[in-house]
Context: one part of a larger RNA
Order: sequence, then C1' cells, then structure tokens
RNA sequence: UGACGGGGGCCCGCACAAGCGGUGGAGCAUGUGGUUUAAUUCGAUGAUACGCGAGGAACCUUACCUGGGUUUAAAUGGAACCGGACGGGAGUGGAAACAUUACUUCCUUCGGGCUGGUUUCAAGGUGCUGCAUGGCUGUCGUCAGCUCGUGCCGUGAGGUGUCGGGUUAAGUCCCAUAACGAGCGCAACCCCUAUCCUUAGUUGCCAGCACGUAAUGGUGGGGACUCUAGGGAGACUGCCGGUGCAAACCGAGAGGAAGGCGGGGAUGACGUCAAGUCAGCACGGCCCUUACAUCCAGGGCUACACACGUGCUACAAUGGUCGGUACAAAGGGCAGCUACAUAGUGAUAUGAUGCUAAUCUCCAAAACCGAUCUCAGUUCGGAUCGAAGUCUGAAACUCGACUUCGUGAAGCUGGAAUCGCUAGUAAUCGGAUAUCAGCCAUGAUCCGGUGAAUACGUUCCCGGGCCUUGUACA
Repeated sequence: UGACGGGGGCCCGCACAAGCGGUGGAGCAUGUGGUUUAAUUCGAUGAUACGCGAGGAACCUUACCUGGGUUUAAAUGGAACCGGACGGGAGUGGAAACAUUACUUCCUUCGGGCUGGUUUCAAGGUGCUGCAUGGCUGUCGUCAGCUCGUGCCGUGAGGUGUCGGGUUAAGUCCCAUAACGAGCGCAACCCCUAUCCUUAGUUGCCAGCACGUAAUGGUGGGGACUCUAGGGAGACUGCCGGUGCAAACCGAGAGGAAGGCGGGGAUGACGUCAAGUCAGCACGGCCCUUACAUCCAGGGCUACACACGUGCUACAAUGGUCGGUACAAAGGGCAGCUACAUAGUGAUAUGAUGCUAAUCUCCAAAACCGAUCUCAGUUCGGAUCGAAGUCUGAAACUCGACUUCGUGAAGCUGGAAUCGCUAGUAAUCGGAUAUCAGCCAUGAUCCGGUGAAUACGUUCCCGGGCCUUGUACA
C1' cells in the first nucleotide's frame, strides 16, 4: 500500500421487512448430468453453465457412427505436355456417390483463345492448445469510482490532492484545506414517449356543404379535427414561502400537459475472475496428408432405471361450456399475404379478386350481455392410447405439425427450502416478427388490452461504496 475480520462508524440496493404472484408436489415441453449406445458430434459448469452457442437436427444442416467410393482433390492461379472436348440425352453395375460403354458436340484474323486430361508447385483439416493470441462477450456494476502533471511531506515503499463538515442518484456541488490544476468515468449532448404551435395534406381524416347507397369517406369537395412526419416551443429549483454561510433541502405553494434526474432506451471508467470463445471469424506453435482431407447412402444428435434447472397446462364457480356483441398497437406480405364465394363437422381444398402496400391483406383475446353446470375427480383437468383424415416436402418408419371421433391418466394448491416484482410495474389477456418448405415455439425478441397490493422502518440476511481500527497474510 492492499486484502481479510463471526472489529467499529456512515450510506445505498426488491438486500431484508410490508405486500402480490410463483418455483419446490402432478402431467407434459425443453436443456443438462448420469447411464446406455456402432454413434448418442462438440462447446458452456457457483453467483457469471443448464428454453445457453442453436433466431428452426426428417434428408440437407452435421462436425458423430456404419458401409461404399475419390486422392492436385470443392475453388483459384503459375509452368510443361497431350487432346477437342467439357457437357448432354441413352445404356450397364449400384443404395447413391461413383465407375464404365457407344452416340452427339468448340471458335479462329491460324498468332492463338476457350476448355478437358496428365505431371508439378501452391491445397484441405469443426484436428490440439482460449494457459501462446487478436477480436468479441459475461461478471463485479450504470457501482462511483480510477488516475495524471507540477508542488509539498517522507531515507524509501509511498502519501497529499481523492481527507474533514455539509449535500447529492453521483469524486454531484458547496465550505474548509499544502495543495493547485487536469484526464477517464458521473451528468449533459443522441433516440423513443407525455403537451402545444407551425409547415404539408395522400393512400390517412370527415366538422360544415352537396350527391348517392340496403350499407360503408363510397363520390364531389374540404384542411377544421384525428393522424402521419419535418421544424420549433416547453422544465431551468426559473418564481413564491421556510431552513441554511453556501451548496442544497422542505412545501397537497403558484403557474403548467409535465416538477425537482418527468418515464423508458442506447451509452459500461481503471481493472478483477490465466472467466468464456482456436466450433463465427482471424492467427502463432504442434499434429494428419490414399487421411484426422473429401463425396455419398443409411443411422445417430430425438436412446431412458434415474437426478437437477427453466417453462407450459392444471387442480376449478373471480370458473367451465354454449350463444350474442365491442374495442388495439406493433410488425409482415409477390415462388408472398389473400378478401369473397362454394364444398367439408374440421384441419383444409377448389374457384376468384385486390395488393410490390397509411390504398389490398394477415387481424385480436380477456372484457361485456344472456343461458346452462352447483362442488363432484365433476360439463374441472387434459396426459396417454385407438381409428379416420388434412398439409408441407423426392421422402413424415426411426422422427413433423394440425383436424375430427372415441379413450379420459396424474392432479383437490404442493415438505425443507427458494425466485420475481415498487406503477401503467406485478398479475392477467391476446397479437406480431426473426429463423423457416414444414415444424416439435409452451422458447426468444417486440407490441398493445385490462390493471392491483404494499413499503413502519434499516435491528437482522446478501451484495456494494467511503472513513477508521487490528493482523503471525501478500
């Protein structure tokens, strides 16, 4: 100087407490361990691995296994030699890859070009090392810290500044001060959102004036309103009162759409964990080179006594079922989204129309209004299994999703323990997108609808910051 302490002081955080909802029990989905296997490819492993890489494993992907092939190879270039092919359709063997047979088939300014084969030089490797590395990332932590120049103090390591008194979300600011300044962080500048003004009105809107319809901004027209998207205004403790030297704090104060960081996002200092990644990519070294390279078919990654994590669905009446009826936002669409009509109980099919989209389309559910069920393993719950189908795709056996009929398991609120959340949040309800032929999506990332309870407080648990103290630790 640090680190540590079941030392002290001060402070903070959904850290506890106060509340609400879960997990742990059941069934299933998914990931992992283990076991099994010819193979169940590889990586990630306290917090910081385990719905993670994977934002799509039937083939492909694919790296694994079994079997069958190829050896300058999948690609590109240089040199030498030979050829007019390569390819195409056809035949044979074959699971295919591939091997093989005959047929057909270049241009030319004659220099060559183009292309194929052979030889040769460069290949290839998801093989090893993340403890050789770059880059990127997680975490402490959006915590308030981490440093430098000059000066001063100390023999020196080093200290001071950065401490002290206040204050703040903040090393934020003020006062004091052998320190005076400065840098990286904090904050602000950026984006979205909440209010208003203005500009512009098409594909959006429709108050007033007309036309028209069974009905609809459907039509003429209009720019008022909503909205869209450019520009601006607005919030700064600016004003008032109180406390205070000041910074600042307090006030159901005024005004205001918004008040003291208005709400959210992006943004992650010096560093820590030899943290993670050589399988995204790049790259040093090592290793393989008729194989650890490469092509193909089939299988596997989907196994199953079991254990754990993360979820979904439930156990019901604040509910289930049936009928009626209303209201979003955001995003996507041409090998696409599809109105509408018809057929089918349905998944869907057939026909047909609009839309390269503020124009057409995908397109809501909970809620609300009625009816019924009456506390039951039930009209709860839907696993599992049987049968018949639909769709995608060469192909759904291993191993897809969906529909209909039948079947109707466990489960009556879950031990010890444990997680999330402080407001448009939790809870609950649906919608969209990426990936994608299809989909094992209950996942991920967004979007809106309905919409709470509680916080006395900081003694205790966990993590963190500052000061101080002890230490046989570095």